Predicted 3D model of a 71-nucleotide RNA (transfer RNA) from a Candidatus Nanoarchaeia archaeon. RNAcentral holds the sequence, with entries from ENA. Model confidence (mean pLDDT): 83 of 100. Lineage of the source: Archaea > Nanobdellati > Nanobdellota > Candidatus Nanoarchaeia. Its Rfam family is "tRNA". Rfam classes the family as a transfer RNA.
RNA sequence: GGGUGCAUAGUUCAAUGUUAGAAUAGUCGCCUCCAGAGCGAUUGAUGAGGGUUAAAUUCCCUCUGCGCCCA
Numbered sequence: 001g002g003g004u005g006c007a008u009a010g011u012u013c014a015a016u017g018u019u020a021g022a023a024u025a026g027u028c029g030c031c032u033c034c035a036g037a038g039c040g041a042u043u044g045a046u047g048a049g050g051g052u053u054a055a056a057u058u059c060c061c062u063c064u065g066c067g068c069c070c071a
Base pairs, nucleotide, nucleotide: 001070002069003068004067005066006065007064010024011023012022013021018054026042027041028040029039030038047063048062049061050060051059
């Protein structure tokens, strides 16, 4: 330099264009003499900018960061 993939909650991962979920972590409660475990409730996210669409995590373009292949 050329090609290709990934980016979603604090963390690890889902989501066939139509309400973004789970586990774990956090908070509160129950339980317990206390703590832990267990049970219940609850908070929290789509890398940035644009385009297509009635509707975008999803499709297209650019950028940023990280990886892989070729040279």